[in-house]
Predicted 3D model of a 379-nucleotide RNA (Bacterial RNase P class A) from uncultured Porticoccus sp. Model confidence (mean pLDDT): 77 of 100.
RNA sequence: AGUUGGCCAGGCAACCGCCGCUUCGUUUUCUCGAUAUCUCCGCAGGUGAUAUCGGGUGCGAGGGGGAGGAAAGUCCGGGCUCCAUAGGGCAGGGUGCCAGGUAACCCCUGGGGGGCGUGAGCCUACGGAAAGUGCAGCAGAGAGCAGACCGCCGAUGGCCUGUCUUCGGACAGGAUCAGGUAAGGGUGAAAGGGUGCGGUAAGAGCGCACCGCACAACUGGUAACAGCUUGUGGCAUGGUAAACCCCAUCCGGAGCAAGACCAAAUAGGAGUCCAUUGGCGUGGCCCGCGCUGGACUCGGGUAGGUCGCUUGAGGUGUAUGGUGACAUGCAUCCUAGACGAAUGGUUGUCCACGACAGAACCCGGCUUACCGGCCAACU
Numbered sequence: 001a002g003u004u005g006g007c008c009a010g011g012c013a014a015c016c017g018c019c020g021c022u023u024c025g026u027u028u029u030c031u032c033g034a035u036a037u038c039u040c041c042g043c044a045g046g047u048g049a050u051a052u053c054g055g056g057u058g059c060g061a062g063g064g065g066g067a068g069g070a071a072a073g074u075c076c077g078g079g080c081u082c083c084a085u086a087g088g089g090c091a092g093g094g095u096g097c098c099a100g101g102u103a104a105c106c107c108c109u110g111g112g113g114g115g116c117g118u119g120a121g122c123c124u125a126c127g128g129a130a131a132g133u134g135c136a137g138c139a140g141a142g143a144g145c146a147g148a149c150c151g152c153c154g155a156u157g158g159c160c161u162g163u164c165u166u167c168g169g170a171c172a173g174g175a176u177c178a179g180g181u182a183a184g185g186g187u188g189a190a191a192g193g194g195u196g197c198g199g200u201a202a203g204a205g206c207g208c209a210c211c212g213c214a215c216a217a218c219u220g221g222u223a224a225c226a227g228c229u230u231g232u233g234g235c236a237u238g239g240u241a242a243a244c245c246c247c248a249u250c251c252g253g254a255g256c257a258a259g260a261c262c263a264a265a266u267a268g269g270a271g272u273c274c275a276u277u278g279g280c281g282u283g284g285c286c287c288g289c290g291c292u293g294g295a296c297u298c299g300g301g302u303a304g305g306u307c308g309c310u311u312g313a314g315g316u317g318u319a320u321g322g323u324g325a326c327a328u329g330c331a332u333c334c335u336a337g338a339c340g341a342a343u344g345g346u347u348g349u350c351c352a353c354g355a356c357a358g359a360a361c362c363c364g365g366c367u368u369a370c371c372g373g374c375c376a377a378c379u
Base pairs, nucleotide, nucleotide: 001379002378003377004376005375006374007373008372010350011349012348013347014346015345016344018066019065021063022062023061024060025059026058030056031055032054033053034052035051036050037049038048040046041045068356072367073366075365076364077363078362079361080255081254082253083252092251093250094249095248096247097111098110099109100108101107112126113124114123115122116121127246128245132244133243134240135239149185150184151181152180153179156178157177158176159174160173161172162171163170164169193211194210195209196208197207198206212235213233214232215231216230217229218227219226220225259307260306261305262304269298270297271296272295273294274293278292279291280290281289282288314333315332316331317330318329319328320327321326351354
């Protein structure tokens, strides 16, 4: 100067508050229940007051506890709850090298391939493009069963010029036409293996050697895969699947405002019992019957309350197994639980002058935000 992993997240004191828990006191601040006495109305039964006891609540005093590494985003996975569900399929969605860990995972660990870095290390949507369909701007001659602009050649067949001629033609030259070529140049992200030798008119896997590639075998590895091991093949089958698609594999839905329980007053409903004195109806009248009256019970459900709610795949230490994620045993600890929602404020003091940020059913991850400081290992 870096890399990786882990830890901390201003300290101390005083005073004043806020939210749970707990101990004690107080009781008229309120309220509930039981018992007793009294009062008033009444047919049955009820009303109110007082006293005592017990509880809740309030008040007072004391004790103890009270946000995070991300409480965040709500992006994955699970627990829990209710609903749905014989089984199978379609649709839709997730995942995608291999092995392992885990309750589970788009997570973690170890390994393989590829890329970056001098290095410690870091990154990696990393199945299939010789099933099918689709897509590809600009440049360029040519971009999908490709192509010839410059260049090279022009062996071969013409043409032109020259020389020779036995007059049939032959030879040499030109780069002029046809044509050949894919070495070199140029375009592009990409131009249908690379280097060298041979070869050729010039060239070309055209031939050969080595490298690369494909396939097969062998060896090593649980596997992904690897091999300066062997053989075969002159070399195809360009890219794109965070395009459709194919293959493999996984997936019910909604969420704590889930959901469970208790349940007032008022109104209405059902039932049982009491009374039938009075009133109304039926009726000419009596009895009876119906409504009205009183008490109790039941059910639905509102306000309200309780639970769900924090003891959990939990933390810490230690031992063992494992490279590791992690697992198992033993010991030990209890660490917010609100709901119009607490966890704060002031002052003093010290220093390195204090970032991001506030729980809301819980847990495992990922991602994002963050002043700074400390520790360990390594380059």